[in-house]
């Protein structure tokens, strides 16, 4: 340099173009307990960036950035 692949809360991850972006762990509050742990309830918090297509984009297209793999 070329090709492939991935990027979603603090972490891991789900989501045929129909979204009000879901789940687990973690964190915070409450209940429970003599206290802690466990358990239960509630809450905070996310689509890598820019453009395009579409009634509608996390998803499709183009460009960029970063990681990984391969080729040279």
């Nucleotide at each position: 340099g070329c090709g492939g692949u991935a990027g979603u809360g603090g972490u891991c991850u789900a989501a045929u173009g129909g979204c009000u972006a879901g789940g687990a762990c973690a964190c915070g509050a409450g209940c429970c307990u003599c206290c802690c742990a466990c358990g239960c309830u509630c809450g905070u918090a996310a689509u890598c960036c820019g453009g395009g297509u579409u009634c509608g984009a996390a998803u499709c297209c183009c460009g960029g950035c970063u990681g990984c793999c391969g080729c040279g």